Context: one part of a larger RNA
RNA sequence: UGACGGGGGCCCGCACAAGCGGUGGAGUAUGUGGUUUAAUUCGAUGCAACGCGAAGAACCUUACCAGGGUUUGACAUGUCGCGAAUCCUUUGGAAACAGAGGAGUGCCUUCGGGAGCGCGAACACAGGUGGUGCAUGGCUGUCGUCAGCUCGUGUCGUGAGAUGUUGGGUUAAGUCCCGCAACGAGCGCAACCCACGUAUUUAGUUGCCAUCAUUAAGUUGGGCACUCUAGAUAGACUGCCGGUGACAAACCGGAGGAAGGUGUGGAUGACGUCAAGUCAGCAUGCCCCUUACAUCCUGGGCUACACACGUACUACAAUGCUACGGACAAAGGGUUGCUAGCCUGCGAAGGUAUGCUAAUCUCAUAAACCGUGGCACAGUUCAGAUCGUAGGCUGCAACUCGCCUACGUGAAGGCGGAAUCGCUAGCAAUCGCAGGUCAGCAUACUGCGGUGAAUACGUUCCCGGGCCUG
Numbered sequence: 001u002g003a004c005g006g007g008g009g010c011c012c013g014c015a016c017a018a019g020c021g022g023u024g025g026a027g028u029a030u031g032u033g034g035u036u037u038a039a040u041u042c043g044a045u046g047c048a049a050c051g052c053g054a055a056g057a058a059c060c061u062u063a064c065c066a067g068g069g070u071u072u073g074a075c076a077u078g079u080c081g082c083g084a085a086u087c088c089u090u091u092g093g094a095a096a097c098a099g100a101g102g103a104g105u106g107c108c109u110u111c112g113g114g115a116g117c118g119c120g121a122a123c124a125c126a127g128g129u130g131g132u133g134c135a136u137g138g139c140u141g142u143c144g145u146c147a148g149c150u151c152g153u154g155u156c157g158u159g160a161g162a163u164g165u166u167g168g169g170u171u172a173a174g175u176c177c178c179g180c181a182a183c184g185a186g187c188g189c190a191a192c193c194c195a196c197g198u199a200u201u202u203a204g205u206u207g208c209c210a211u212c213a214u215u216a217a218g219u220u221g222g223g224c225a226c227u228c229u230a231g232a233u234a235g236a237c238u239g240c241c242g243g244u245g246a247c248a249a250a251c252c253g254g255a256g257g258a259a260g261g262u263g264u265g266g267a268u269g270a271c272g273u274c275a276a277g278u279c280a281g282c283a284u285g286c287c288c289c290u291u292a293c294a295u296c297c298u299g300g301g302c303u304a305c306a307c308a309c310g311u312a313c314u315a316c317a318a319u320g321c322u323a324c325g326g327a328c329a330a331a332g333g334g335u336u337g338c339u340a341g342c343c344u345g346c347g348a349a350g351g352u353a354u355g356c357u358a359a360u361c362u363c364a365u366a367a368a369c370c371g372u373g374g375c376a377c378a379g380u381u382c383a384g385a386u387c388g389u390a391g392g393c394u395g396c397a398a399c400u401c402g403c404c405u406a407c408g409u410g411a412a413g414g415c416g417g418a419a420u421c422g423c424u425a426g427c428a429a430u431c432g433c434a435g436g437u438c439a440g441c442a443u444a445c446u447g448c449g450g451u452g453a454a455u456a457c458g459u460u461c462c463c464g465g466g467c468c469u470g
Base pairs, nucleotide, nucleotide: 007469008468009467010466011465012464013463015459016458019423020422021421022420023419026314027313028312029311030310031309032308033307034305035304042053043052064300065299066298067297068296069295070294073125077124078123079121080120081119082118083117086103087102088101089100090099091098092097107114108113127289128288130287131286132285136283137282138278139277140276141274143272148187149186150185151184152183153182154163155162156161167178168177169176193266194265195264196263198234199233200232201231202230203229204228207224208223209222212221213220237260240254241253242252243251244250316416320375321374322373323372324371325370326369332363333362334361337356338355341352342351343350344349382413387408388407389406390405391404392403393402429451430450431449432448433447434446435445
């Protein structure tokens, strides 16, 4: 000077408390450990690994294993030689690959050749998801969106250092005010950025419809007032009033206002910490392999299963389930695509056909909700695992190992021990919809809207953090 303390003082945070809903019990999905295996590729491991890298493992991916091949190589540059490239047929084979036959003679040209592609030869070299994240760059997590971290000059101290940055108030904030041997400044805070909330204005199609016609229908004429769309502008600043305060900063209450004291949400992450994570995204030093630790292919594995843990989904029911009828979104995607309508099928879907490169067409009926009927507390008209049969779709190919449909089957489960998690408002809880990945495959992830609570006395205690201090 720091760090630490079951030392002290002050303060903050869903940290506790007050509430609401979960996890821990069941079944399933998924990740991990362990075990098994020819292989179950590798990494991530308290918070900050475990629905994580992976925004999607049947082949491919794929890095792993078994077997079958290749050795200047699957990929790059350079030298030489041959051949147009290319396409088709065929033999062996699981394929890779090896062999045979045929078609074909292109483009530019100074007629020497050249460009591009294929085959062959030799050598420089290629190649490595091999090792080291404790050699590294870059990127990321975390403390933490916590309010801190420093510098110049001056002053003090022999010096390490101190001061400033401490003190009195105040704030979400080292935010601001006052004081002070300090005076200033920088990185952070805040603001500038984006979205939402209000109004005005510009514009009026593909959007909208008040008035006038018209129609089954904003369908058409017409209109751009309204909604909406998307550009511009205004608006909020403690600006105004009262009180408290130290005549300050500020705080409390009020007015006006769509919005009030950071309006709400996001983006934004200081100096640093953890030799934190990543050599498998990429780059890269060094080490290692070079007929193999490289590379091609087929099949298998990453999907195993006495068990243990994490994260989810679905339930255990009557505030429910079920049948029929009725209503209201937002945000997105679409030409190798989304597909209307009609027909067939119980259905998944198929057939036919239309529109749309989209405010035009389409995915696309939102669901919870409302109305009417049934069920009457039961392992049930709850719950849906598991299994059987029959089908559908994608794709060379669904056996290992995809998704969906119909019929049958109908397991555990009666609200969950110790313990533990999330959340303060359009939040929790609950309800559905969309997207990316993607041939196919979503209970995951990322978004979108619908319905919409309870509680916060307070800071003694638990956890984490900030400032001062013996």